[in-house]
RNA sequence: CCAGACGGCCGGAUGGUCGCCUUCGGCCGGUUUCGGCCGUUCGGGGGAGGAAAGUCCGGGCUCCACGGAAACACGGUGCCGGGUAACGCCCGGCGGGGGCGACCCCAGGGACAGUGCCACAGAAAGCAAACCGCCCGCCUUCGCCAAGGCUUCGGCGGGCAAGGGUGAAAGGGUGCGGUAAGAGCGCACCGCGCGCCCGGCGACGGGCGCGGCACGGUAAACCCCACCGGGAGCAAGACCGAGUAGGGGCGGCACGCCGGUCUCCGGCGAGGCGCGUUUCCGCGCCGCCGCCCGGGUAGGUCGCGCGAGGCGUUCGGCAACGGACGUCCCAGAUGAAUGGCCAUCACCCCGGGUACACCCGGGCGUACAGAACCCGGCUUACAGGCCGUCUGGCAUA
RNA sequence: GGCCCCGUAGCUCAGCUGGAUAGAGCAGCGGACUUCUAAUCCGCAGGUCGCAGGUUCGAAUCCUGCCGGGGUCG
Numbered sequence: 001c002c003a004g005a006c007g008g009c010c011g012g013a014u015g016g017u018c019g020c021c022u023u024c025g026g027c028c029g030g031u032u033u034c035g036g037c038c039g040u041u042c043g044g045g046g047g048a049g050g051a052a053a054g055u056c057c058g059g060g061c062u063c064c065a066c067g068g069a070a071a072c073a074c075g076g077u078g079c080c081g082g083g084u085a086a087c088g089c090c091c092g093g094c095g096g097g098g099g100c101g102a103c104c105c106c107a108g109g110g111a112c113a114g115u116g117c118c119a120c121a122g123a124a125a126g127c128a129a130a131c132c133g134c135c136c137g138c139c140u141u142c143g144c145c146a147a148g149g150c151u152u153c154g155g156c157g158g159g160c161a162a163g164g165g166u167g168a169a170a171g172g173g174u175g176c177g178g179u180a181a182g183a184g185c186g187c188a189c190c191g192c193g194c195g196c197c198c199g200g201c202g203a204c205g206g207g208c209g210c211g212g213c214a215c216g217g218u219a220a221a222c223c224c225c226a227c228c229g230g231g232a233g234c235a236a237g238a239c240c241g242a243g244u245a246g247g248g249g250c251g252g253c254a255c256g257c258c259g260g261u262c263u264c265c266g267g268c269g270a271g272g273c274g275c276g277u278u279u280c281c282g283c284g285c286c287g288c289c290g291c292c293c294g295g296g297u298a299g300g301u302c303g304c305g306c307g308a309g310g311c312g313u314u315c316g317g318c319a320a321c322g323g324a325c326g327u328c329c330c331a332g333a334u335g336a337a338u339g340g341c342c343a344u345c346a347c348c349c350c351g352g353g354u355a356c357a358c359c360c361g362g363g364c365g366u367a368c369a370g371a372a373c374c375c376g377g378c379u380u381a382c383a384g385g386c387c388g389u390c391u392g393g394c395a396u397a
Numbered sequence: 398g399g400c401c402c403c404g405u406a407g408c409u410c411a412g413c414u415g416g417a418u419a420g421a422g423c424a425g426c427g428g429a430c431u432u433c434u435a436a437u438c439c440g441c442a443g444g445u446c447g448c449a450g451g452u453u454c455g456a457a458u459c460c461u462g463c464c465g466g467g468g469u470c471g
Base pairs, nucleotide, nucleotide: 001393002392003391004390005389006388007387008386009385010384012345013344014343015342016341017340018339020047021046022045023044024043025042026041028039029038030037031036049368053379054378056377057376058375059374060373061233062232063231064230074229075228076227077226078225079093080092081091082090083089094108095106096105097104098103109224110223114222115221116218117217118216131164132163133160134159135158136157137156138155139154143150144149172190173189174188175187176186177185191213192211193210194209195208196207197206198205199204237302238301239300240299247293248292249291250290251289252288253287255269256268257267258266259265260264271286272285273284274283275282276281309328310327311326312325313324314323315322316321346366347365348363349362350361351360352359353358398470399469400468401467402466403465404464407423408422409421410420416454425441426440427439428438429437447463448462449461450460451459
């Protein structure tokens, strides 16, 4: 210098000016049940994020259910150890896989508890089988012959699983021996299984011996084993609480007739109220007036900002993380504030001056996105930039 | 803001206990019938199964993460 791996951080800066939300204090005015509340104005403080997002996990908090515990069902998690309030998260290991390497990836328990499935192809797909093939015997046939045999085509009977072929997968792999041909048939190494010993908290690793291989795959199929989980969610929930909306009680006023199960109810008429100008008449509502009571709705207040909190130092630990000390208070809206403009600078892009150094000019270039009860994670989106550690290669000293 | 559901052809839907050609109706195109049209009959075309990754020999189907749409709660 080039290519790359891992970890961490920032994510425009400063000033001016005009606004917005919230909070504190003061002046003035109004109101008051003297606690306060409202309005105007002035001044001070604070005002988005690393993901505030997706709502995928885990908690806090609140309500509901429940005498306690266990089991069943359902859902989730799944190598080992640790961290944590908890987790499916994080850290450190183990095993497997990939990369020359730094390093990266793995839902990584159980397939001798049981059940299911393995399409097509293929002879055979699960306590397997023999299509082509190889070999032996008998029969037949062609040819040769030194008469012992050798050889070609076909059939029957038997042996084999080495080779070919099918498939994702065919009942260990490689080599040597062995055999009629073959085969763990025998042997060596590798793999696998079982047992013992050693190391490790453990996952697991190492060694020795035995077994000739018996035990295919699939559990992100049912299932088995171990562990975890009561349900709902701040629109949870609590308080205050209007109406010319509606319910109930009491009192006053208000007629007649008929029926019934007769302190009352129902029907009819009369009557009352409202509307259309008044009587007539028509339509609508059915007691009217007054007082009192409790429940909800609209609306308002709380929940709601001191918290598994931030920062710094130090100690323990490989680390995740934990302890101690010091210091700080840091958004709370509710149609929803955190913005606009100007100047300078930074970075990026374009053009020009001779070149990527320097200068000048231009740019509605500077991302993803935006709290809504809170916290710990994961995942996803993101212009541009910075720092640290390490690997491979090239060049030079 | 919380919670729940859905996505397969132009439209409406099957298929979702994994098996290789992903189907049906309507719509579209061509042909037949008819003087012509409609109806009817025959045939054809049309699919990244929302996207990406994983499990598996094999994924529309199983799992995970995203994207889009809809419903409900005062």

Predicted 3D model of RNase P RNA and transfer RNA as a complex of 471 nucleotides. The prediction has a mean pLDDT of 77.